Predicted 3D model of a 1521-nucleotide RNA (small-subunit ribosomal RNA) from an uncultured bacterium. It matches the Rfam family "Bacterial small subunit ribosomal RNA". Rfam links the family to the GO terms ribosome and structural constituent of ribosome.

């Protein structure tokens, strides 16, 4: 030491993406009220105006200026001399190497860390010694003058010095000899003595007279200070050496010629190949040289549990640079930011000859960029320089400004206040919420403003003025120490402090679907948008905009970018490879890495103990001080390195010993282990001969092919070649690949015994090297049979394939390549541990036997099954994927891609090795659960099959689409729309079209006025309507009124068959009246689930029974309900009528019964209850008896979780949306009834099992009926009409049932079938039959002679055949409901279709096979390889030129200092030559990046094309090479 979202229908795993934290020199958007303390050009080490950023000393020096003060001259205008004091160009000195700035180079002893120098220097500073004599020529300044436009130079001539230069003089120093006591890790170092040689100085100020000289007082004297010179030590900077440690890349493997090293040199403060000659050939490097990319290290910063990462702004350390390169001078220090020289580029300035310049110092301008500040005080205060000091000089530095850039602090008010104001939002309209929140009271005064006062930093420093010490002669001077007084502040009137005024001047920003704290409204309508990841948006958006609300933070608050974290997702802490990414295809081995037992010793690692070091800031921790804090200050701690001591278990080095690890000898058995020769049968095929005939051969059918020239069969004969049946076995051998017919040789390995010999010789194994299937190459043989490419023949839309007929390469032998495979146990190798069971090979032992056998115990191989444990799961389990150990090899999301480039290797093919840019939010593993499969098994259903009528031809109803139309209103669409909503459109209906009117309305409530002339009749007029006119005309009261109603009239509003069945509710349809769907506790699994509900049998049935880690329960199934078969009791009109009376043409018509029918009430009856077989004795089956019914008797209602976004907003209701003089309403007429066509559902046919007439028989059930049903009579051919009895009905009526059967006709024909169409007359109903009703009558008599493909209903009172009857309804059925008469055939059975249920299996499906999914082609865009080339860049090479400049030679020229009388002479320059050398020029290659006509692939894109390749046996299994 916190996770969280995202892969799926759903889990569990692997794995990537993404967020929640913190940081920033930050930017950007909106916003801004104070103060502290800090930060502020990351990009152009692009370029720079202007102004400052190093000077200072007169006490080192000669001069000059100016001032005063004296004195002299004076024309009184001055001018000289002298002092004094001030400035200062110049010589001179110190300083300029510090401080300040940047990070360009720089993989480096550059930096960090620890050490060395016996290889070194060090100005000023400290201590100490010792000394400082004496001479000397010169140069600046100035002064004349020349040159030049300027910079700026050159020529005379003067002049000081702490400048320069010789002499002396030498404690040290140093260099030679020589003597000698010590030390060290080597080279040596170094004390003390003696000799020789060598080589110094510089004075200045102040006082004073002690001493000396001179002598009132002075200096050549003393004194003091501050300076010189020599040496020695010290501090203090630096320099060089070394261990160690410091970035990626091997697609960078070889580098190195001063290059490694030696010898005498030069060179340097020094050491060194640092240089040059010379010899030798050597020196680095897979522990990663050389290249080539990036980069200043560090201290620290920022993350983070911490290991770690990632970073080097601010401040400190060290380094490197100073416009670019290159040299040097000077100096104690440099190769020098504000110093030369030289080359370069830029830029200014010029009289064009020639000349200046160098902000990476402070500030500041341009430019670049997303961005980064005043041409600000101040030297007061720290430090720095320089001076004896005052002091000068400091863009270091303190201060201020600018900037919410950060960090910390405060504040924009506190308190009380419900009428829970208005306003705003939302609303179920009630109310909620903004909310104590405002207002209002009642206080404060931080900050603001205004006036007032007013700091610390500044006294250890200066300066006067004392004291006390010191050197001194000294009461002079100075030098410590001290004591007093003065002066000194950029910031600044600033911080604090006081007074007055007043809530007065001060709040934003982001978010509100999850992750994540926060939720409504309206607008939008896959649009405009949002997105960090998942995802929002197609008309009810909590995810877009917008408002009210709500969270969060807050003078900020979001974004964006970067780094750390989360992320154990680079795993040292602390991962992993059987199946998810990952074991090399296999051995041998080298380097390296681990390694038995005893014992010695040693002490590297290792443990311990001490000591330096590990700067300072920082960070932590404990204290202080700014009011707090942020920011300052002191105190403490700090894991590395380093050096001494010290332990010796383990691990390493040495030495000496063992024998188990490994090897060896010896006996021995087993084997497709390798290689070479040689040999055999059996089978294809091919010749040749014999027999012998019309086919043969292939297919799912077939054809191409063969074959009357004689095939296929067959018999002999013979040729070639390749492969070995049986044995053969999850049996054996091999390190893999592989090895399989028998004899021979040669030969590897592995078991067994045994314990012979050696003694840890072992294990692994980066590179390296063999071997390494098939296929494929090259050469040269060889070629039966197979058989890529290839021809054909089939299949197909196609079919460059599956299938067939053929057939080259290849397949084989020999040599040589290639080096891959799903080379797989998808499982690298060794060694050791850790339950058993059981096969099978191969050996040995041991008991027992006469002997083999069984048995029994080891070993070694090879197979299954299992428990611990292990694993995400599957599984693995002594042949581990378990427990440990060693080494190797590989992985770090998917694609792009095993590509593309560059190396290697190859004849080619290809191989190894191996990326990026772009793009996705996943991609994957194991297991559920479904659903599907041209997978399996089992089981059901009129599902198939057997049957039996039908449908699709025909004519005619109807319904639909399609077309028409003003409108032909809307719905319903595969099974499950379509004689369906419609149980009935001429007017209404009605929704539709057209024309006309009507606007608070047709219809509801509500308020105001009038009225009671609302409304009815009856008249006109319209196409219709209170449109006009006429007549009549409200109710209750307690007399206040009230109730009803119309009519006008404002507005609230009413309407709406207008949208949305994808907002809904109800209702319904279907799968299916299929048996199934689910639940508790339990128990298995990490979990999704599973178990039960599987299995054995049974069933119509998850129906029952057994059995079982399941026991139970619920929704379904049965049961219960109704109905119908049987009957029993009961009741007895208006239903019945045997028996009794009466009665009639006739008749339950009467009296009378209630036995029967019947009617409708309550029972009864059936439940596998009995027998017998089967069957597990079970549940059930099977037969059988009884019974009216037999195994849920027939029939209904009844419809389990749940699918179909299934239908319906036009049955209702209902949210939202829309319209409001219309989309609403009201009328007339129209239309819904169209009509070339197609479909679905039906009706009547086609005809003799039939029509058709008449004649006389017949027999039902359920049904209706008052605005109805209507009888008898009667009249019409008929529909029908008149009539009105009866009847609200077991009483009357509709009402006749029809096929049926007896007779008789027709006689096979478009008929005496069939009736459709038309004509003409009629009948009903209705306000009204034109468009558009039904029926009658006559008259007309159309297609049609049993219906292609294809389909539809039924298994018994069913089919099919006949009718009645009702609903809707004024009228209008061939439909629809019901209803009864007649009354059949078939079913072996489950292969097939089709639904459906159950188990199981496969799976890349889950919107669920109407899935998913892959490749070309075409378009558009994106990044990338190739490219003829073409344009840069970097580093090295080779040659040419060669500046400055050191060094070297040389130096006839030139020269004050020394010698020297002089001539010269030393000695030095100029000049000239060389060596190297920067820049530039030439060449030729590397590396690297930019573009490029064309081109290859890739990647993403909407609903483009062509096909079906993969997932199921995916329809030919798939899949590696």
């Nucleotide at each position: 030491g916190a996770g969280a979202g995202u892969u799926u229908g759903a889990u569990c795993c692997u794995g990537g993406c993404u967020c929640a934290g913190g940081a920033c020199g930050a930017a950007c958007g909106c916003u801004g009220g104070c103060g502290g303390c800090g930060u502020g050009c990351c990009u152009a080490a692009c370029a720079c105006a202007u102004g400052c950023a190093a000077g200072u000393c007169g006490a080192a020096c000669g001069g000059a200026a100016a001032a005063u003060u004296g004195a002299g001259c004076u024309u009184c205008g001055g001018u000289u001399c002298a002092a004094u004091u001030u400035u200062u160009a110049g010589u001179g000195g110190c300083g300029a190497a510090c401080g300040g700035g940047u990070g360009a180079g720089u993989a480096a002893c550059g930096c960090g860390u620890a050490g060395g120098c016996a290889a070194c220097c060090u100005g000023c500073c400290c201590u100490u010694u010792a000394g400082a004599c004496g001479g000397g020529g010169a140069c600046a300044a100035c002064a004349u003058u020349c040159c030049g436009a300027a910079a700026g130079g050159g020529a005379u001539g003067c002049u000081a010095a702490u400048a320069c230069c010789g002499g002396a003089u030498g404690u040290g120093a140093c260099g030679c000899u020589c003597c000698u006591a010590u030390c060290g890790c080597a080279u040596g170092a170094g004390g003390g003595g003696a000799g020789c040689g060598u080589g110094a100085a510089a004075g200045a100020u102040g006082g004073c007279c002690u001493c000396u000289a001179c002598a009132u007082g002075u200096a050549a004297g003393c004194u003091a200070u501050c300076g010189c010179u020599a040496a020695a030590g010290g501090a203090u900077g630096g320099g060089c050496c070394u261990g160690c440690g410091u970035c990626u890349g091997a697609u960078u493997a070889g580098c190195u010629a001063g290059u490694u090293g030696g010898u005498a040199g030069u060179g340097u403060a020094a050491c060194g190949g640092a240089c040059a000659a010379c010899c030798a050939a050597g020196g680095c490097g897979a522990u990663g040289a050389u290249c080539a990319g990036u980069a200043g290290c560090c201290g620290g910063u920022c993350u983070g549990a911490g290991a770690g990462g990632a970073u080097g702004a601010a401040c400190g350390g060290c380094c490197a640079c100073a416009u670019u390169g290159g040299g040097a001078c000077u100096g104690a220090g440099a190769c020098a930011c504000g110093g030369c020289c030289c080359a370069g580029a830029c830029u200014c300035c010029u009289a064009c000859g020639g000349g200046a310049g160098g902000c990476a110092g402070c500030a500041g301008u341009g430019g670049g960029g997303a961005a980064u500040c005043u041409u600000c005080c101040g030297c007061a205060a720290u430090g720095g320089g320089c001076g004896a000091a005052a002091g000068c000089c400091u863009g270091a530095c303190g201060g201020a400004g600018c900037a919410a850039c950060g960090c910390c602090g405060c504040g924009u008010g506190a308190g009380u206040g419900a009428a829970g104001a208005a306003g705003g939002u939302c609303u179920u309209c009630g109310g909620a919420u903004u909310g104590u929140a405002a207002a209002g009271c009642u206080c404060u005064g931080u900050u603001g403003u205004a006036c007032a006062u007013g700091a610390c930093g500044a006294a250890u420093g200066u300066g006067c003025c004392g004291g006390u010490u010191g050197u001194g002669a000294a009461u002079a001077a100075u030098g410590g120490c001290u004591g007093g007084c003065a002066a000194u502040g950029a910031c600044g009137g600033u911080a604090g402090u006081g007074u007055a005024c007043g809530a007065g001047g001060a709040a934003g920003c982001c978010a509100c679907g999850g992750c994540u704290a926060a939720c409504u409204a309206c607008g939008u309508g896959c649009c405009a948008g949002c997105a960090g990841c998942c995802g929002c948006g197609g008309u009810a958006a909590u995810a877009c905009g917008u408002a009210g609300g709500u969270g969060g933070c807050a003078a900020g608050c979001g974004u964006u970018g970067u780094c750390c974290g989360g992320a154990a997702u680079u795993a040292u802490u602390g991962g992993g490879c059987g199946u998810a990414a990952a074991g090399a295809g296999c051995a041998u081995g080298u380097a390296g890495g681990c390694g038995g037992c005893c014992u010695a010793u040693u002490a590297a690692g290792u443990c311990g103990g001490g000591c330096g070091u590990g700067a300072a800031a920082a960070u932590g921790c404990g204290g202080g001080g700014c009011u707090c804090a942020a920011c300052c200050c002191c105190g403490u701690a700090u894991g590395g390195c380093g050096c001494c001591c010290g332990a010796u278990a383990c691990u390493g080095g040495u030495g000496g010993g063992c024998u188990u690890g490994a090897g060896u000898g010896c006996a021995g058995g087993a084997g497709a282990g390798g290689a070479a020769a040689g040999g055999g049968g059996a089978a294809u095929u091919c010749c040749c001969a014999g027999u012998g005939u019309a086919g043969c051969g292939g297919u799912g059918a077939a054809a191409u092919g063969c074959g009357u020239a004689g095939a296929u069969a067959u018999u002999g004969g013979g040729a070639g070649g390749a492969a070995c049946a049986c044995c053969a076995g999850u049996g054996g051998c091999g390190a893999a690949g592989g090895c399989g017919c028998c004899u021979u040789c040669c030969u590897g390995g592995a078991c067994u015994g045994u314990g012979u010999c050696u003694g840890a010789c072992g294990c692994u194994g980066a590179g390296a090297u063999g071997c390494g299937a098939a296929a494929g190459c090259c050469a040269g043989g060889g070629g039966a049979g197979c058989g890529a490419a290839c021809g054909g023949g089939a299949u197909u839309a196609g079919a460059u394939a599956c299938c067939c007929c053929g057939g080259u390469a290849g397949u084989c032998c020999u040599g040589g390549c290639c080096g891959u495979a799903a080379a797989c146990g998808a499982u690298g190798g060794g060694u050791a541990c850790u339950a058993g069971g059981u096969g099978u090979a191969g050996g040995a032992g041991g008991u027992a036997u006469c002997g083999a056998c069984c048995c029994c115990u080891u070993c070694u191989g090879u197979g299954c099954c299992g428990g611990a444990g292990u694993u995400a799961a599957c599984g693995c389990a002594a042949u581990a994927a378990g427990u440990a150990c060693c080494c190797c090899g590989c992985c770090u999301g998917g694609g792009g891609a095993g590509u593309a480039c560059g190396g290697c290797c190859g004849c080619a093919a290809g191989g190894u090795u191996g990326a990026a840019a772009c793009u996705c939010a996943a991609a994957g593993g194991a297991a559920u659960u479904g659903a599907c499969g041209g997978g399996g098994g089992c089981c059901c259903g009129c599902a198939c099959g057997a049957g039996c009528g039908g449908u699709g031809g025909a004519g005619c109803a109807u319904g639909u689409g399609g077309u028409u139309u003003a409108a032909u209103u809307c719905g319903a669409a595969g099974c499950a729309a379509c004689g369906c909503g419609a149980a009935g459109a001429a007017c209404c209906u009605u929704a539709c079209c057209u024309g006309c009117u009507c606007u608070u309305g047709a219809c509801a409530u509500c308020c105001c006025a009038u009225u009671c002339g609302a409304u009815a009749g009856a008249a006109g007029g319209u196409a219709a309507u209170g449109c006009u006119u006429c007549u009549a005309g409200c109710c209750c009261u307690u007399c206040g009124g009230g109730g009803g109603a119309a009519u006008g009239g404002a507005g609230a509003c009413a309407g709406g068959u207008g949208g949305u069945g994808c907002a809904u509710g109800g209702u319904u349809g279907u799968c299916g009246u299929c048996a199934g769907c689910u639940c508790g506790u339990g128990u298995c699994g990490u979990g999704a689930g599973a178990u039960g509900u599987u299995g054995g049998g049974u069933u119509a049935a998850g129906u029952c029974c057994c059995g079982c880690a399941a026991c139970g329960a619920g929704c379904g199934c049965a049961a219960c309900c109704c109905u119908u078969a049987u009957u029993g009791u009961c009741a007895g009109u208006a239903g019945c009528c045997a028996g009794c009376a009466g009665g009639u043409g006739a008749a339950g018509c009467u009296g009378g019964g209630c036995a029967c029918u019947c009617u409708g009430a309550u029972g009864a009856g059936a439940c596998u209850g009995c027998c017998g077989g089967g069957g597990a004795u079970a549940a059930c089956c099977c037969g059988g008896a009884g019974g009216a019914a037999g195994g849920u008797g027939g029939g209904g209602a009844u419809g389990a979780c749940g699918u179909c976004a299934a239908a319906u907003c036009a049955u209702c209701a209902u949210g939202c949306c829309c319209c409001u003089u219309a989309u609403g309403a009201g009328c007339a007429g129209g239309g819904c009834u169209a009509c070339a066509c197609a479909c679905g559902u039906g009706c009547u046919a086609c005809a003799a099992u039939g029509g058709c007439c008449g004649u006389a028989a017949a027999c039902a059930g359920a049904g209706g009926g008052a605005a109805g049903c209507g009888a008898a009579g009667g009249a019409g051919u008929g529909a029908u009409c008149c009539g009105g009895a009866g009847c609200a009905a077991a009483u009357c009526u509709c009402a006749a049932a029809a096929a049926u059967a007896a007779c008789g006709u027709c006689u096979c024909a478009g008929u005496u079938c069939g009736g459709a169409u038309u004509g003409u007359a009629g009948u009903c109903u209705g306000c009204a039959a034109c468009u558009c009703g039904a029926c009658u009558a006559c008259a007309u008599g159309a297609a049609g002679c049993u219906g292609g493909a294809a389909u539809c209903g039924c298994u018994a009172g069913u089919a099919a055949u006949c009718g009645c009857a009702g609903a809707u309804c004024a009228g209008a059925a061939u439909g629809c409901u019901g209803c009864g008469g007649u009354g059949a055939a078939u079913a072996c059975g489950u292969u097939c279709c089709c639904g459906g249920g159950u188990c199981u299996u496969g799976u890349a499906c889950a919107c669920a096979c109407c899935g998913c999914c892959c490749g070309u082609c075409a378009c558009a865009c994106c990044a990338u390889g190739g490219g003829a080339g073409u344009c840069g860049g970097u580093a090295a090479u080779g040659c040419c030129c060669g500046a400055a400049g050191u060094c070297a030679g040389u130096g006839a020229c030139u020269c004050a200092a020394c010698c020297g009388a002089a001539a010269g002479g030393a000695g030095a320059g100029a000049g000239c030559u060389g060596c190297c050398g920067a820049a530039g020029g030439c060449a030729g290659g590397a590396c690297u990046g930019g573009u490029a006509a064309c081109u290859g692939g890739g990647g993403u894109g909407a609903a483009g094309u062509c096909g079906u390749a993969a997932c199921a046996a995916g329809g030919u299994a798939g899949c590696c090479g």
Its mean pLDDT, the model's own confidence on a scale to 100, is 83.